[in-house]
RNA sequence: CGCUUAUCCAGAAAGACCGAGGGACAGGGCCCGAUGAAGUCUUAGCAACCUCCUUAACUAGGUGCUAAUUCCCUUUCUAACAAACCCGUUGGAAGAAGAUGAGCG
Numbered sequence: 001c002g003c004u005u006a007u008c009c010a011g012a013a014a015g016a017c018c019g020a021g022g023g024a025c026a027g028g029g030c031c032c033g034a035u036g037a038a039g040u041c042u043u044a045g046c047a048a049c050c051u052c053c054u055u056a057a058c059u060a061g062g063u064g065c066u067a068a069u070u071c072c073c074u075u076u077c078u079a080a081c082a083a084a085c086c087c088g089u090u091g092g093a094a095g096a097a098g099a100u101g102a103g104c105g
């Protein structure tokens, strides 16, 4: 890096450095940010997968995570409303893409 698979409406802080941006991509929206963004370090916490122990539980280890449903929508199908059709609005479902774990190449 690629493939397969499971989960993604829950949960979880603070300090230091830094200095303007960030929320995956492309667009549209909406939001967070000098009452300091993103990033790095430390400690703490949350708890999904894997590992160890074990009757079970607790504990420990590996990775991960700690704003907003994966912040919402943009692909298809479907119901209602509206409407001449398309389009649009609201709801539901299935996808695509993404994130994390595990296995394989």
Stems, first nucleotide, its partner, number of pairs: 001105008013043005021032003026074004044066003048063004070097001075094007
Notes:
A computed fold for a 105-nucleotide RNA from a Bacteroidota bacterium, annotated as SAM riboswitch aptamer (S box leader). The model forms 97% of the base pairs in the Rfam consensus. The coordinates come from a structure-prediction model, not an experiment, and the mean pLDDT is 81. NCBI's taxonomy places the organism under Bacteria, Pseudomonadati, Bacteroidota.